[in-house]
Molecule: transfer RNA
Organism: Candidatus Uhrbacteria bacterium RIFCSPHIGHO2_02_FULL_46_47
RNA sequence: GGGCGCGUAGCUCAACGGUAGAGCUGUCGUCUUAUACACGACCGGUUCUAGGUUCGAAUCCUAGCGCGCCCA
Numbered sequence: 001g002g003g004c005g006c007g008u009a010g011c012u013c014a015a016c017g018g019u020a021g022a023g024c025u026g027u028c029g030u031c032u033u034a035u036a037c038a039c040g041a042c043c044g045g046u047u048c049u050a051g052g053u054u055c056g057a058a059u060c061c062u063a064g065c066g067c068g069c070c071c072a
Stems, first nucleotide, its partner, number of pairs: 001071007010024004018055001026042005048064005
C1' cells in the first nucleotide's frame, strides 16, 4: 500500500428500514439471626464520527477514525 471483518449500556452480546433489548455487574427491596443463594424492582445508551438516501436509519450508501485477520 491492497482486500476482508468488527465498532450498540461498565462487560459479553441481540435487534425485518418502523418503541433500542437480554444476560452479567451495580443499587434497592423480599427472604435469613446474619451473609450467600433465590426472587422482584430500579439504574445504566450521542448505536465510533461526519455526510447521503428515505415519511422514517443501529440497520442501506459514501468518506473518515479505531481494532483484528489476510496479502504484498